[in-house]
RNA sequence: GGAGUCGGCCAGACAACCGCUGCGCGCAAGCGUGGAGGAAAGUCCGGGCUCCCAGGGCAAGGCGCCAGGUAACGCCUGGGGGACGUGAGUCCACGGAAAGUGCAACAGAAAACAAACCGCCAAACCUCCUCACGGAGGCGGUAAGGGUGAAAUGGUGCGGUAAGAGCGCACCGCGCCGGUGGUAACACUCGGUGGCAUGGCAAACCCCGCCUGGAGCAAGACCAAAUAGGGAAGCACGCAGUUUUCGAGUCUCGUACUCGAUGCUGCACACAUGGCCCAUGCAGGCUUCCGGGUAGGUCGCUUGAGGUACGCGGCGACGCGUAUCCCAGAUGAAUGGUUGUCCUCGACAAAACCCGGCUUAUCGGCCGACUCCUCUA
Numbered sequence: 001g002g003a004g005u006c007g008g009c010c011a012g013a014c015a016a017c018c019g020c021u022g023c024g025c026g027c028a029a030g031c032g033u034g035g036a037g038g039a040a041a042g043u044c045c046g047g048g049c050u051c052c053c054a055g056g057g058c059a060a061g062g063c064g065c066c067a068g069g070u071a072a073c074g075c076c077u078g079g080g081g082g083a084c085g086u087g088a089g090u091c092c093a094c095g096g097a098a099a100g101u102g103c104a105a106c107a108g109a110a111a112a113c114a115a116a117c118c119g120c121c122a123a124a125c126c127u128c129c130u131c132a133c134g135g136a137g138g139c140g141g142u143a144a145g146g147g148u149g150a151a152a153u154g155g156u157g158c159g160g161u162a163a164g165a166g167c168g169c170a171c172c173g174c175g176c177c178g179g180u181g182g183u184a185a186c187a188c189u190c191g192g193u194g195g196c197a198u199g200g201c202a203a204a205c206c207c208c209g210c211c212u213g214g215a216g217c218a219a220g221a222c223c224a225a226a227u228a229g230g231g232a233a234g235c236a237c238g239c240a241g242u243u244u245u246c247g248a249g250u251c252u253c254g255u256a257c258u259c260g261a262u263g264c265u266g267c268a269c270a271c272a273u274g275g276c277c278c279a280u281g282c283a284g285g286c287u288u289c290c291g292g293g294u295a296g297g298u299c300g301c302u303u304g305a306g307g308u309a310c311g312c313g314g315c316g317a318c319g320c321g322u323a324u325c326c327c328a329g330a331u332g333a334a335u336g337g338u339u340g341u342c343c344u345c346g347a348c349a350a351a352a353c354c355c356g357g358c359u360u361a362u363c364g365g366c367c368g369a370c371u372c373c374u375c376u377a
Base pairs, nucleotide, nucleotide: 001373002372003371004370005369006368007367008366009365010364012342013341014340015339016338017337018336020035021034022033023032024031025030037348041359042358044357045356046355047354048353049216050215051214052213060212061211062210063209064208065079066078067077068076069075080094081092082091083090084089095207096206100205101204102201103200117146118145119142120141121140125138126137127136128135129134154172155171156170157169158168159167173196174194175193176192177191178190179188180187181186220299221298222297223296230290231289232288233287234286235285238267239266240265241264242263245261246260247259248258249257250256251254269284271281272280273279306325307324308323309322310321311320312319313318343346
């Protein structure tokens, strides 16, 4: 100088004026003070909080190397193993395939009780030819070579054989047992043992271990109009007619009489139009109280697994201690507008019960640690 890896931070700045909104003070006018984010987002995990339910089991779902952190987690930290990268580093649903079931397109002879398409062999056995050596065919043997496939039952070499083959041996690899190191996952240039025995897929069913009750702030609690229902008390509920209907009573036992309720009609009264009369009316009550519930209001609501600084413990995530700070809380829902100056000319996007995470979106810039290559001294 170039190319990269990882982590952290900022998210136009300043000023003036005019607004909006929470809180405090004030009789009021007004004054003072606070006022979006790193993701407020997706609502994907884990909790707090609230109500409902809760006797047990099954089912269903989630998670899955080890140790730690945490209120908890599917998150984070450290470590192990595997894959990728020269490297800094990145990625991984990373328990069990020797309990059972299932699946594997195409190609290929064969895809799992492994398999003879090409090739290789002709020792043994059978048949034929030959005097014989030998030859041909058959029955067969063979996973070393070729070919197919994502995947074909360890690799290299020597021996061996008819040709071959862990068939035998050496080394490498692998399994099992032990030892050593490590809290553990696991590791080992350690010892022994086994010719090697068990293919892949569990993000297929399944098995093993652990976890999970449901609904969500429109949760939920309280106060409480008008109107219409419900309940209680008080007032009013009258007069006449009637071939409505029902019940009770009487005796002369009849559609008889009396009484009560009820229906209809008329008048009166009450109500509304409107203070009164007439009139009209879809209208038969009026007053008071109680209860549920609606509108509306209050709480839940922001002091919290809180922020900052310092010290201590820990590799770290994080924990402990001390000091200090209060930092949106709306409910048609505030956080904005105008102007001026400056710059690198400003991205993604805006709370709605609250936290811890993950994921996704994001103009540009700054800082720190580290890696590789080249050059110079």